This is a predicted structure of a 353-nucleotide part of an RNA (large-subunit ribosomal RNA, domain IV) from a marine eukaryotic metagenome.
Its Rfam family is "Bacterial large subunit ribosomal RNA".
The RNAcentral record of the full RNA draws on MGnify.

Context: one part of a larger RNA
RNA sequence: AUCUGGUUAAGGAACUCGGCAAAUUAGCCCCGUAUCUUCGGAAGAAGGGGUCCUCUCUAGUGUGAUCAUCAUUCUUUGUGAGCACCGGGGAGGCGCAGUGAAAGGGCUCUGGCGACUGUUUACCAAAAACAUAGCACUCUGCUAACUCGCAAGAGGACGUAUAGGGUGUGACACGUGACCAAUGCCGAAAGGUUAAGGCAAGGGGUUAUCCUUCGGGAGAAGCUCCGAACCGAAGCCCCGGUGAAUGUCGGCCGUAACUAUAACGGUCCUAAGGUAGCGAAAUUCCUUGUCGGGUAAGUUCCGACCUGCACGAAUCGUGUAACGAUCAGAGCACUGUCUCAACCAGAAUCUCG
Numbered sequence: 001a002u003c004u005g006g007u008u009a010a011g012g013a014a015c016u017c018g019g020c021a022a023a024u025u026a027g028c029c030c031c032g033u034a035u036c037u038u039c040g041g042a043a044g045a046a047g048g049g050g051u052c053c054u055c056u057c058u059a060g061u062g063u064g065a066u067c068a069u070c071a072u073u074c075u076u077u078g079u080g081a082g083c084a085c086c087g088g089g090g091a092g093g094c095g096c097a098g099u100g101a102a103a104g105g106g107c108u109c110u111g112g113c114g115a116c117u118g119u120u121u122a123c124c125a126a127a128a129a130c131a132u133a134g135c136a137c138u139c140u141g142c143u144a145a146c147u148c149g150c151a152a153g154a155g156g157a158c159g160u161a162u163a164g165g166g167u168g169u170g171a172c173a174c175g176u177g178a179c180c181a182a183u184g185c186c187g188a189a190a191g192g193u194u195a196a197g198g199c200a201a202g203g204g205g206u207u208a209u210c211c212u213u214c215g216g217g218a219g220a221a222g223c224u225c226c227g228a229a230c231c232g233a234a235g236c237c238c239c240g241g242u243g244a245a246u247g248u249c250g251g252c253c254g255u256a257a258c259u260a261u262a263a264c265g266g267u268c269c270u271a272a273g274g275u276a277g278c279g280a281a282a283u284u285c286c287u288u289g290u291c292g293g294g295u296a297a298g299u300u301c302c303g304a305c306c307u308g309c310a311c312g313a314a315u316c317g318u319g320u321a322a323c324g325a326u327c328a329g330a331g332c333a334c335u336g337u338c339u340c341a342a343c344c345a346g347a348a349u350c351u352c353g
Base pairs, nucleotide, nucleotide: 002347003346004345005344006343007342008341010339011338014337019334027051028050029049030048031047036041038171052093053092054091055090056089057088058087060085061084062083063082067078068077094098106332107331108330109329110328111327112326113324114323118130119129134169135168136167137166138165139164140163146155147154148153172319173318174317175316177249178248179247182246183245184242185241186240187239191237192236193235197231198230202226203225204224205223206222209218210217211216250268251267252266253265254264277311278308289305290304291303292302293301
């Protein structure tokens, strides 16, 4: 020097990415307790006080001796000693300290995300991820849809649309805008296109035979190869619907009596041009945007602004009490985290032996 534990003057987060670690707090009783709130909570909020021993006074609870009383066969009503338990008041005692050891919440404020309890990467991630109740769409009429299996069969379910399957969203509150052009799904069946197949016109090969100028030529039946036209379903094209289906939701120019800005006008394009709400955000590049707050000083934080590179409405939007080994910021208390290190105890190691 290392590890584990302990103590520390003055200061008290100056440490550090960050109070990580450590310290503080702590049980029980009494008093007291805010914003907010879904009226349940928040809440052990916060913040105070008490706590041991001796004596004495006293309330209560349990048990119930004794005595009295009524019945006298069993008993009833009262009295209330003693013992046990549990409180309160007063006086006194000791110590630095009385939950004297051990065990045993630090607290508050402001935001983000997720409603919550729960689940998860056995062995680097516990979360804002997953799930969730609730909401919505969609399929399914029972031999259900759907899933497993080649099948038999099984699950669904010994259930029956207040049921079951799938998908999305994710408590609750307020809401959930426009677009059906593309893609998907649903419907409709008039037309176009369209396979196998059917029917089969026609053509090719082979050759019994015939002809021959002996080179060759023609060629039935059968077998075989090809095959036009015509008939021929779904699908696709076509038509319509559908967004809590996959998705998408513009540009340029001008204009008001300071300037600036543009309620207003023009024009091009589109299926339609982003509504409400929110907004430098878990989203903002420029950017440490600008202003305000907090600090002596703040790339973080909170409140605003809106110029949204590139928010936006169930890939939900905006809020939200409660909850969280969540993430970010601030404060009080507390401390060896630090200024700045010191000492003590133990362990392991090293040197000599």